[in-house]
Molecule: transfer RNA
Organism: uncultured Alphaproteobacteria bacterium
RNA sequence: GAGUGUGUAGCUCAGCUGGUAGAGCAUCUGACUUUUAAUCAGAGGGCCCUGGGUUCGAGUCCCAGCACGCUCACCA
Numbered sequence: 001g002a003g004u005g006u007g008u009a010g011c012u013c014a015g016c017u018g019g020u021a022g023a024g025c026a027u028c029u030g031a032c033u034u035u036u037a038a039u040c041a042g043a044g045g046g047c048c049c050u051g052g053g054u055u056c057g058a059g060u061c062c063c064a065g066c067a068c069g070c071u072c073a074c075c076a
Base pairs, nucleotide, nucleotide: 001072002071003070004069005068006067007066010025011024012023013022019056027043028042029041030040031039049065050064051063052062053061
C1' cells in the first nucleotide's frame, strides 16, 4: 500500500425483513442463611466508534474517516 473482519452498558457479546436497544457477568438495594461468600428477587447503567447521505423512520442500508485484528504485497 491492497483486501477483509470487528467497533452496541464497566467487561464479554446478541440484536432476525429498517419500526419502543437487550442478555450474561460485574455494581447497588432487598430477602434468606450455609456469613471474606452462596442463592433468590429487584434496580441503576447506552453519544449503538466519528461525520455525512438515503428514508416517514437507521444499531441495521450507502459514502468518507478513525481505532483494532487477520491475509497478501512492498521495503536490504